[in-house]
Formats: sequence, C1' cells, structure tokens
RNA sequence: UCGGAAAAAGCCAAACCCAUUGUAAAGUGGGGACGGAAAGCCACGGGUCCAGAAAUGGAUAGCCGGGUUGCUGCUC
Repeated sequence: UCGGAAAAAGCCAAACCCAUUGUAAAGUGGGGACGGAAAGCCACGGGUCCAGAAAUGGAUAGCCGGGUUGCUGCUC
C1' cells in the first nucleotide's frame, strides 16, 4: 500500500404516541426502537400509494433496479 474477516467508536430510526403542515398519499419536530453497511443523496426505469371522470398532478430513496458520494478496521 492492497484485501476486508471479526471487533469497537460513531450514525440513521419502522410500528406506535403527541404537536404541526397538506383534500389525501405523506412531510416536519419531539418521544420511541423494528430494523439498517449506504436506512447518505438523486423520482431515471419498474412497483406501490394518494387526488382526479379523464388528461394529468403528487407521495414513497425503509419496495426493487440504476446513478452518485462516503465512515472505521487495533488485531488478522
């Protein structure tokens, strides 16, 4: 220097509850911890969900794929 098995430090936070924004899906803040090695970021493809008669508009990155950035590694 490369590899990344194990460990440790630190990080995020589902359900549910409270407040708040939104017609809604859902978002944000507080509590909470089921989980997560990208559960950081991006709606590009598919899926799901909401509004709408439809056209269409919106939500979800913790549904999957893709793109992009990135932490530790004493010991071995």
The RNA shown here (c-di-GMP-I-GGC riboswitch aptamer) has 76 nucleotides.
Its Rfam family is "c-di-GMP-I-GGC riboswitch aptamer". Gene Ontology term of the family: cyclic-di-GMP binding.